[in-house]
Context: one part of a larger RNA
Molecule: large-subunit ribosomal RNA, domain II
Organism: Allobaculum stercoricanis DSM 13633
RNA sequence: ACCGGCGAGUUACUUUUGGAUGCGAGGUUAAGCAGGAAAAUGCGAAGCCGAAGCGAAAGCGAGUCUGAAUAGGGCGAAUAGAGUAGACAGAAGUAGACCCGAAACCGGGUGAUCUAGCCAUGGGCAGGUUGAAGCAAAGGUGAAACUUUGUGGAGGACCGAACCGACUACCGUUGAAAAGUUAGCGGAUGACCUGUGGCUAGCGGAGAAAUUCCAAUCGAACUCGGAGAUAGCUGGUUCUCCCCGAAAUAGCUUUAGGGCUAGCGUUAAUGGAAAGCUGGCGGAGGUAGAGCACUGAAUUCAUGAUGGCCCCAUCCCGGGGUACUGAAUGGAAUCAAACUGCGAAUGCCGUCAGUCAAUAGUUGGCAGUCAGAGCGUGGGUGAUAAGGUCCAUGCUCAAGAGGGAAACAGCCCAGACCGCCGGCUAAGGCCCCAAAAUGAUGACUCAGUGGAAAAGGAUGUGGAGAUGCACGGACAACUAGGAGGUUGGCUUAGAAGCAGCCAUCCUUGAAAGAGUGCGUAAUAGCUCACUAGUCGAGUGGCUCUGCGCCGAAAAUGUACCGGGGCUAAGUCAUCUGCCGAAGCCGCGGAUUUAAUUAGAUAUUAAGUGGUAGGGGAGCGUUGCAUAUUCAUUGAAGCAGGAUCGUGAGAGUCUGUGGAGGAUAUGGAAGUGAGAAUGCCGGU
Repeated sequence: ACCGGCGAGUUACUUUUGGAUGCGAGGUUAAGCAGGAAAAUGCGAAGCCGAAGCGAAAGCGAGUCUGAAUAGGGCGAAUAGAGUAGACAGAAGUAGACCCGAAACCGGGUGAUCUAGCCAUGGGCAGGUUGAAGCAAAGGUGAAACUUUGUGGAGGACCGAACCGACUACCGUUGAAAAGUUAGCGGAUGACCUGUGGCUAGCGGAGAAAUUCCAAUCGAACUCGGAGAUAGCUGGUUCUCCCCGAAAUAGCUUUAGGGCUAGCGUUAAUGGAAAGCUGGCGGAGGUAGAGCACUGAAUUCAUGAUGGCCCCAUCCCGGGGUACUGAAUGGAAUCAAACUGCGAAUGCCGUCAGUCAAUAGUUGGCAGUCAGAGCGUGGGUGAUAAGGUCCAUGCUCAAGAGGGAAACAGCCCAGACCGCCGGCUAAGGCCCCAAAAUGAUGACUCAGUGGAAAAGGAUGUGGAGAUGCACGGACAACUAGGAGGUUGGCUUAGAAGCAGCCAUCCUUGAAAGAGUGCGUAAUAGCUCACUAGUCGAGUGGCUCUGCGCCGAAAAUGUACCGGGGCUAAGUCAUCUGCCGAAGCCGCGGAUUUAAUUAGAUAUUAAGUGGUAGGGGAGCGUUGCAUAUUCAUUGAAGCAGGAUCGUGAGAGUCUGUGGAGGAUAUGGAAGUGAGAAUGCCGGU
């Protein structure tokens, strides 16, 4: 891993609801006794529920309580009224309460054969080196100190095996080994190593101290028990079909991944159009927009208070000026979620019609939901960032299959009861992959733009518009001129059109600037403006707009059309066909609800996607009761087969097998397996 078996809403008591059943103003017995195989059953009225309430109670009673009250008020009675008993089904409570799962807590025991420390008693440490004290001799001294040589053999001394350890590295890492091998390494007479026996125990012991050790287990050992601890957490929870079908919100919560109530679902009863939609009419409102009288913000101009500065005067009163400040008023033009003298569309409320046909509402049973997601729109927050976050509103997904978007929960189209080798369409498409137009008409694009992007840039190209110049000759090109005062003045080493500053005139003339650019140290030189001639018809700039161009660098491999490929098979506009889905239609069938009807298998109408979840109807397994039956002329089981049923399943035949089984109606459950890192076994 696979196969097989086992494996999860049960049981008891209590409460509540439902539809049946019995009896009914009543219903019912419990223990016990009798009975009997056990039950049934009989007896048993104690008790319980109901038939009367009110009051805290005494108590009174169709009333009662409050009260001084005969008042008022509260709760009841009355017009009429149903309960009760035990089964069954749904749910709740108390119990382990659908199943498995902690880490932990407590109690009683078992452990120091591992390891830590200690106690008792034994054992072990090759070899080599160093040479303390003391002592001796000699030197030395007044005597010492001291010096030298020898002797001596100290040391948690030195080197290094056994032994003990474990610093480094490779290897090993399903190992040879649940800690090792190899090569180096540290201690090696000591706080050394070690044998044997013993002591200390978990709320504890031991610890040269690391939360270290206490039997491969240690921030509290192991084992049995309390015990099915608890788990707002994770996982799992077993047959079928039919009907309906959510939520991811609000409030509160030591609450936020849990709960409670409401909202939304289902089911039964009641109910009758109150609901929904559309239209008419009538309302409230202060959003979008707009506006600036108000509240504020903000720009400019005019007038200009107050304050400052300057001048005159200075004894006081003052006078004048101001390129300072800038209140207030006026003119103009603006801005606002917390501004409004205005003000929609929608939405909301009411009412009247129409339409629709078990919608709303009410009461009871049972839920699930409280992590939502994306997209469009209106906003807050953020950076007018996010597949961000928070509201509102709509849709889809969630719980929705099908077609399109290459692929793609949330986008576009469209809501799958089943069957059909029938038809029509939607979105989207029609050159090939690949169903359908190599369709039509008129334009545009040359960039593979299409088939990614901005500011910005450009004689790309199409369309529209106004405008300057122009046969009295424009634009471009060519030929010629482009002069004189003058090197204007200043500045400067120089400044002559051309570093800079100031001025920018006059003359000749067809025209020519006190000079457009290059250039020189300064001149020079080239050129332009401007003019004439040649030529002979358009030319120059501007505005709006369609489609293109540049701007344009990324990581595995073309890789920003799905591909091939396309100059249309691209773009814009118009038109006609066709393809295209589980949509719609057609044919056949199933089923739900409603209506009709005496009647459900008869017609008609509307339905039949579905998670959590609610409701309904069934299949199968194992016992049991009753009845009917099958079986050695072969039961059950097993294997295979093209039969029947919407399905769970059922039937039958053949083979195998070798002794029990089936059907009908009831009734009872250890009643259905693919998942739980499920448990056990096999391979």